Molecule: transfer RNA
Organism: Nanobdellota archaeon
RNA sequence: GCCUCGAUAGCUCAGCCGGUAGAGCACAUGGCUGUUAACCAUGGGGUCGGCAGUUCGAAUCUGCCUCGAGGCG
Numbered sequence: 001g002c003c004u005c006g007a008u009a010g011c012u013c014a015g016c017c018g019g020u021a022g023a024g025c026a027c028a029u030g031g032c033u034g035u036u037a038a039c040c041a042u043g044g045g046g047u048c049g050g051c052a053g054u055u056c057g058a059a060u061c062u063g064c065c066u067c068g069a070g071g072c073g
Stems, first nucleotide, its partner, number of pairs: 001072007010025004019056001027043005049065005
C1' cells in the first nucleotide's frame, strides 16, 4: 500500500429483501422471604463509530474517514 470481516443499551450479541431498534446478563422499583440470595412482575437506558450521498423513508444501500481483528505484498 491492497483485500476481507467487524464497530448497535453498562457488558455479550441479534436485527433476512430499506418501513422508524430488540434479547440475555447487569441496573432500578415492587412482590415473596425473619434477612440476603434465588424466583416473579414492572421499568429506565440507544439518534446504530464519524461525515456526506441515494430515497417518501437508511442500523440496513453507496462514497470517504476513524478504530479493532485477520490476510497478501